Transfer RNA from an uncultured Bacteroidales bacterium, 73 nucleotides, folded computationally.
RNA sequence: GAUUCGUUAGCUCAGCUGGUAGAGCACAACACUUUUAAUGUUGGGGUCUUGGGUUCGAAUCCCAAACGGAUCA
Numbered sequence: 001g002a003u004u005c006g007u008u009a010g011c012u013c014a015g016c017u018g019g020u021a022g023a024g025c026a027c028a029a030c031a032c033u034u035u036u037a038a039u040g041u042u043g044g045g046g047u048c049u050u051g052g053g054u055u056c057g058a059a060u061c062c063c064a065a066a067c068g069g070a071u072c073a
Stems, first nucleotide, its partner, number of pairs: 001072007010025004019056001027043005049065005
């Protein structure tokens, strides 16, 4: 330098054919318990890497950029 894959909650990851974003773990509260742990219930937490474009509507499609991985040179 070229090609390709990835970037979504604190962490690990889903998210179908475009229709208002979820799980597990973690965190907080409550219940249970003498207490802790375990278990159960509930809750908080997101500008979906950035900037444009298409669309009534974009995490999703298109373009460019940034960062990371892989392959080739």
Its Rfam family is "tRNA". Rfam describes the family as follows. Transfer RNA (tRNA) molecules are approximately 80 nucleotides in length.